Notes: Predicted 3D model of a 1401-nucleotide RNA (small-subunit ribosomal RNA) from an uncultured bacterium. The coordinates come from a structure-prediction model, not an experiment, and the mean pLDDT is 83.
RNA sequence: AUUCGCCCUUAGAGUUUGAUCCUGGCUCAGGAUGAACGCUGGCGGCGUGCCUAACACAUGCAAGUCGAGCGAAGCAAUCCUAACUGAUCCCUUCGGGGUGACGACUGGAUUGUCUUAGCGGCGGACGGGUGAGUAACGCGUGAGAAACCUGCCUUUCACAAAGGAAUAGCCUCUGGAAACGGGGAUUAAUACCUUAUGAUACAUUAGCUUCGCAUGAAGCCAAUGUCAAAACGUAAAGUGGUGAAAGAUGGUCUCACGUCCCAUUAGCUAGUUGGUAAGAUAAAAGCUUACCAAGGCAAUGAUGGGUAGCCGGCCUGAGAGGGUGAACGGCCACACUGGAACUGAGACACGGUCCAGACUCCUACGGGAGGCAGCAGUGGGGAAUAUUGCACAAUGGAGGAAACUCUGAUGCAGCGACGUCGCGUGAACGAUGAAGGCCUUCGGGUCGUAAAGUUCUGUCCUUGGGGAAGAUAAUGACGGUACCCGAGGAGGAAGCCCCGGCUAACUACGUGCCAGCAGCCGCGGUAAUACGUAGGGGGCGAGCGUUAUCCGGAUUUAUUGGGCGUAAAGGGUUCGCAGGCGGCCAUUUAAGUCAGAUGUGAAAGAUCACAGCUCAACUGUGGUAAGCAUUUGAAACUGAAUGGCUUGAGUUAAGGAGAGGAAAGUGGAAUUCCUAGUGUAGCGGUGAAAUGCGUAGAUAUUAGGAGGAAUAUCAGUGGCGAAGGCGACUUUCUGGACUUAUACUGACGCUGAGGAACGAAAGUGUGGGGAGCAAACAGGAUUAGAUACCCUGGUAGUCCACACUGUAAACGAUGAGUGCUAGGGGGGCGGGGGGUCAAACCCCCGGUGCCGGAGCUAACGUAUUAAGCACUCCGCCCGGGGGAGUACGUGCGCAAGCAUGAAACUCAAAGGAAAUGACGGGGACCCGCACAAGCGGUGGAGCAUGUGGUUUAAUUUGAAGCAACGCGAAGAACCUUACCAGGUCUUGACAUACGAUGCAUAGCCUAGAGAUAGGUGAAACCCUUCGGGGCAUCGAUACAGGUGGUGCAUGGUUGUCGUCAGCUCGUGUCGUGAGAUGUUUGGUUAAGUCCAGCAACGAGCGCAACCCUUAUUACUAGUUGCCAGCAUUCAGUUGGGGACUCUAGUGAGACUGCCGGUGACAAACCGGAGGAAGGUGGGGAUGACGUCAAAUCAUCAUGCCCCUUAUGACCUGGGCUACACGCGUGCUACAAUGGAUGGUACAACGAGGAGCGAACUCGCAAGGGCAAGCAAAUCUCUUAAAGCCAUUCUCAGUUCGGAUUGUUCUCUGCAACUCGAGAGCAUGAAGCCGGAAUCGCUAGUAAUCGCGGAUCAGCACGUCGCGGUGAAUGCGUUCCCGGGCCUUGUACACACCGCCCGUCA
Repeated sequence: AUUCGCCCUUAGAGUUUGAUCCUGGCUCAGGAUGAACGCUGGCGGCGUGCCUAACACAUGCAAGUCGAGCGAAGCAAUCCUAACUGAUCCCUUCGGGGUGACGACUGGAUUGUCUUAGCGGCGGACGGGUGAGUAACGCGUGAGAAACCUGCCUUUCACAAAGGAAUAGCCUCUGGAAACGGGGAUUAAUACCUUAUGAUACAUUAGCUUCGCAUGAAGCCAAUGUCAAAACGUAAAGUGGUGAAAGAUGGUCUCACGUCCCAUUAGCUAGUUGGUAAGAUAAAAGCUUACCAAGGCAAUGAUGGGUAGCCGGCCUGAGAGGGUGAACGGCCACACUGGAACUGAGACACGGUCCAGACUCCUACGGGAGGCAGCAGUGGGGAAUAUUGCACAAUGGAGGAAACUCUGAUGCAGCGACGUCGCGUGAACGAUGAAGGCCUUCGGGUCGUAAAGUUCUGUCCUUGGGGAAGAUAAUGACGGUACCCGAGGAGGAAGCCCCGGCUAACUACGUGCCAGCAGCCGCGGUAAUACGUAGGGGGCGAGCGUUAUCCGGAUUUAUUGGGCGUAAAGGGUUCGCAGGCGGCCAUUUAAGUCAGAUGUGAAAGAUCACAGCUCAACUGUGGUAAGCAUUUGAAACUGAAUGGCUUGAGUUAAGGAGAGGAAAGUGGAAUUCCUAGUGUAGCGGUGAAAUGCGUAGAUAUUAGGAGGAAUAUCAGUGGCGAAGGCGACUUUCUGGACUUAUACUGACGCUGAGGAACGAAAGUGUGGGGAGCAAACAGGAUUAGAUACCCUGGUAGUCCACACUGUAAACGAUGAGUGCUAGGGGGGCGGGGGGUCAAACCCCCGGUGCCGGAGCUAACGUAUUAAGCACUCCGCCCGGGGGAGUACGUGCGCAAGCAUGAAACUCAAAGGAAAUGACGGGGACCCGCACAAGCGGUGGAGCAUGUGGUUUAAUUUGAAGCAACGCGAAGAACCUUACCAGGUCUUGACAUACGAUGCAUAGCCUAGAGAUAGGUGAAACCCUUCGGGGCAUCGAUACAGGUGGUGCAUGGUUGUCGUCAGCUCGUGUCGUGAGAUGUUUGGUUAAGUCCAGCAACGAGCGCAACCCUUAUUACUAGUUGCCAGCAUUCAGUUGGGGACUCUAGUGAGACUGCCGGUGACAAACCGGAGGAAGGUGGGGAUGACGUCAAAUCAUCAUGCCCCUUAUGACCUGGGCUACACGCGUGCUACAAUGGAUGGUACAACGAGGAGCGAACUCGCAAGGGCAAGCAAAUCUCUUAAAGCCAUUCUCAGUUCGGAUUGUUCUCUGCAACUCGAGAGCAUGAAGCCGGAAUCGCUAGUAAUCGCGGAUCAGCACGUCGCGGUGAAUGCGUUCCCGGGCCUUGUACACACCGCCCGUCA
């Protein structure tokens, strides 16, 4: 360490929705790799490296060795022999002779542990490579061989005798280009042959013993027959030979089990299965042959097809599993492709042979040669994979007696970050927080102690020196390598990816749905943390990312560990073979099960401990497993066997219920048709019509008849059936269930793949039948169309018989069976009790519905008829949506079609339940001048005004359904003014800061359209603490300036729904949750107003009230207001008065308070009294949460962007006022309820000093002149008008209407031409009440009449106010529009202007 025990080990996230829960897929984070690609790259150790073309291969090497088996040849040495040459020396008659060295050479001999072609032996069957084939006894595990072989090696026993004939080499002749041969002569052996000997060998025959499940085996004994041998060796050690028996090693064969996918592969098989005999083999066997038999395999998947070498292991995983089979190791198969044998112990042989084929090469064209899936290497293929290296030093192999030779095995080196492990690229100190970069709120922050600088160190590195182990004496490729020592100097050594979420890490700029990113969700359309760049940050680090593949996460194939009512999923139903499962008791057995032992489980790997390289990787030593087999035991459970039992199941008897089924027969009602009668003009049909029928007599009505189909009432969440389904009555035949009771059988049961039968409607075939209905079809309508809905007709069909089809939302969307688990009250059958005239009532069984608890469920729901708790069996889903129930194949069918049933491709969802909104040509209730009832308008005319359009140099701009359009604009001739043309200015028309000056500047003249320019110019700028300040001018720089853009970057303000009654919160409760409750319900209200009830109780913003005004009144106060009484006057003029009106302060008053009724004894409503006012008295201000990216950057403010001698500023003139036309809003009219003329009466709100302006006077008038009064209850504007009283007009384009135009004037103003208002005179247009359509208004309102204000020099038909006169109608809520509350459906949530389908482009 192991066993037991303890401990440890199991992670999730994003994405469907506006939000939720669930189902469900997709995606991510982890690990791994013989990898590849991109960027980058310092060192070393250990590993590893053609996954593709088992494609083709140049070149070299990879299997040889033995002369101690043999002959022979060569070489060397020595010797011998003879010949050659002839140095030297000697002699010489100079002609020569002798000697004979060196040398070369011929022959011979000897020697050599020299070389070797051949014969011969052993080895080339190992080692090395590859994975094509193979789904197989190929591999793995375990057995067996009594059915086998085994060279070399080990042990033992025995033996090796006598002979012989050849052959290669060599020689010679000869063929061929070559490869390679052919003939002849000759020769040796450990080559070959004959004979001998020979056993425990082999064969045959006979017997005995032992063993085995058996065939048989082993041993013993006997006889007969058969088969051996080789020599070599300084003849020493020894090596070798032959036979036999054993061992060891290696191999061969057989068996059990295991070993991928497809059933859209269901049947396969003739040597096939078995037997007998023979043959073959080392050996069993159909292995082969002959004969005989007809078997063998298969749904537990044969056969066929596809794919694949198998395993130890490796990767992953908590595990179970899943994937994989590189390197290392075992087995198998293969060696260019296919086939075959030979040799041999061993092969059907990678570097052997033969044949065939393809390919390549040589060729003299006749023929030949070759096989890298050995090591290197080449071409090719490919995303991709290395050196034509060194050495046999080590380990191992072959041969040899050995030395030794050979060895691309192997040991090493080289190349590659391909993987893994280790190390480094410096360390300490160092704040002016340097420079620089980036950001900034401009203060600063950050990179950052980081750098610089100072002090050090030396791993790697460089250089010099030493120098191994690996080898036990010698021999070292690696290698002058590892390692050690000295010296040197921070020197030579950092990148990659990421920063929206998942997921650690954020800013700036650029870009502007472009460029691009992206694993999923998704970013990008002018303020992008998501693109690109930069700064900063995060992660890993000599690597980092991407891609590919596998496992994981995925409980998403679920044994561990899932489901099927609605999410995907129960077969349409029943019967039933196989299979699976199975009641109670006892005995036996031991197959399953449990325990022990033994064998095996190769090594390597894994794991634990220890150890060796400096550590680690790496390596070494030791320990450890499941499984399988054998064996020994246990007997509870399952199985098997035997015997019994009755409760499961069945049989029997007696009953009652029922649209259960089949056949035959018989009714009545109704429709239609026929005949006849009566009768006359229509009928029929619809939303309305038409087609259709009818004067040839319909419809209607009466009578008679024919024929077919269906069976009203009873009738019922009643009954029966397995389901489909079954409905008049009678008869016959027949199935099942149920109740009660006796007896019997004795587990006979449940489920049920295949299979069989049944199976609505429609459809098909044959033959009938055919009244009504009615696909198709025809016609009529509707409609844009209408191949539909509606109508008139109408054929198949519907009906019957026989046969097919075999499907349905065949549904309870819920398979069958058994047991258990709270209740309540119904209805149908039967039985028991009970009692009765009948009943009621109580209990039981089986059946059928409802409500509901626990439990279950995602929720809805279900709930003894389970979707609860359990068991058994089957089916289906395998499991995202679409493609598609499609294609192909097959089976069935007459056909239609049915059954079975994919893939490519594509999306990130599809889906279930529930919740909140919104919506509905859904429902209920309610409200509003919403409709209705009325009154008056608009739309037609002319004019005014706004807008669109057009035009223009410009016609500045915004507003756009309601909620833009007499709107911003409460008033454009200049100005305004933002637009256009022209002329001008550039620190600027305006602000702040700095410096200088102090003549700040008015006025006048000239030029000009003016801005402006030039000149002239009165001496007199102010305050002061005396420092200066204000003000102005000049200069320079920061800056000013912008009605330029973005209202979709904003603040503020506003519109609108809507003065609608709503919108929310806290706590509690309910729900897994979103959420609900409260806020719903019953009443009531103008109101979520109030009351009551209620798992709610309270609260907030809204409503109401508080505020203003108006209506009444009291008190106080009486001037400028008032005047009853008293004086006075032309006059409230004056005295006087405070009573009244009025003014303006403070109060009172109204609260459903009182009465009656209704209502729930409530809230409240109705009526009444009183009261000036009555039910919020009238009006106003006041506008909840929010909606519309509503409006406004041109009121103002403001981010960002843009312009800066201009998009800023100034000036003159023009334009905003244009005019074919469309629209909106108004005014005036069309007349007699009127016009005109004359007379006459009565208001209120307001305004006034650059103002209102009386009286008087002039003018026809607008207006003018003069001028009083008044900063106003005093004066003025200011005569109100309609009205009333008279007169006239008399129905006409007019005495209506006033446009337009002419002319003369007035006023304002620098200035009325473009372009003001008004007056007089003259002119006198359209228009006779307005199409479709549309607007306002409910009471002092509509209508009508005038008055005033703001803006304003002048200009109102607009607008904001004021008063005068002063109606009609409201049945009511069906409808239109808008809104509120409740409910319901939803596939909508950008919320119906939604979503979405088809066709076409």